[in-house]
């Protein structure tokens, strides 16, 4: 170094790395007082929180703002979105329909709440690009809860009164 085979630990802006940027070495070319530019080759980047998971299946271009914006750009996964059961609601029960998912019926409208990068200034490794941590320090938006109004509050059965 390659193959197998057992364990153990790790995730959803999550893992990954061939192209694209970037750091190094090398060797050629061009300039000419130190650069550029190709080839090999080794390295390093490749998404900053907030949200979101009833179960089993497909499926893939799955919310929200934030950034001095490559977070480009591929891959694979994925809480979403389709189906089926199971739950919940539709004026005491069932069954169908219709809607949702444990905060569980739709729309509008008003009201309400908190971040991390970044920034700044350090510490450590590294030749460097870069990584990983430390103080300071700010400033969303969807969602959700409450309040209003309008739709939906259905068909059908069986019981009691």
């Nucleotide at each position: 170094c390659u193959g197998g085979g057992c364990a153990a630990a790790a995730a959803a802006g999550c893992g990954c790395c061939u192209g694209a940027c970037c750091c190094g070495g090398u060797a050629c070319u061009u300039a000419c007082u130190u650069a550029a530019g190709u080839g090999c080759u080794g390295g390093a980047u490749g998404a900053c929180g907030a949200g979101g998971u009833g179960a089993g299946g497909g499926u893939u271009a799955a919310u929200c703002g934030a950034a001095u914006a490559a977070u480009c750009g591929g891959c694979g996964g994925g809480u979403g979105c389709c189906c089926u059961c199971c739950g919940g609601u539709g004026a005491a029960c069932c069954a169908c329909c219709a809607u949702c998912g444990u905060a569980a019926g739709u729309a509008c409208a008003g009201u309400u709440a908190c971040a991390a990068a970044a920034c700044u200034g350090g510490u450590u490794a590294g030749c460097a690009a870069u990584a990983a941590u430390c103080a300071g320090u700010a400033c969303a938006a969807a969602a959700g809860g409450c309040u209003g109004u309008g739709c939906a509050a259905g068909u059908g059965g069986g019981a009691a009164a």

GlmS glucosamine-6-phosphate activated ribozyme aptamer from Candidatus Syntrophocurvum alkaliphilum, 161 nucleotides, folded computationally. Its mean pLDDT, the model's own confidence on a scale to 100, is 77. Lineage of the source: Bacteria > Bacillota > Clostridia > Eubacteriales > Candidatus Syntrophocurvum. The model forms 89% of the base pairs in the Rfam consensus.